Annotation
A computed fold for a 71-nucleotide RNA from Diachasma alloeum, annotated as transfer RNA.
């Protein structure tokens, strides 16, 4: 210096343009003698910045930043 992948909840992961999903975790309530387990209900994120589009987490361009290559 070049190419390629990726970046979403406290973590770990889906969603190939039209209400951002699911697990653990947290909260509160039931259970229990207390604790865990277990049920029920909640809270909580699309890496900046622009540009396409009616309408972008998703398409385009830049930057940041991780791993990987190749010089």
């Nucleotide at each position: 210096g070049c190419c390629g992948u990726g970046a979403u909840g406290g973590u770990g992961u889906a969603a190939u343009g039209g209400c951002a999903a699911c697990a653990c975790u947290c909260u509160a309530c039931g259970u229990u003698g207390u604790g865990g387990c277990c049920g029920u209900a909640g809270c909580g994120a699309c890496c900046c910045a622009g540009g396409u589009u009616c309408g972008a987490u998703u398409c385009c361009u830049g930057g940041u930043c991780a791993c990987g290559g190749c010089a």

Its mean pLDDT, the model's own confidence on a scale to 100, is 82. RNAcentral records the identical sequence in 2 taxa. The RNAcentral record of the sequence draws on Rfam.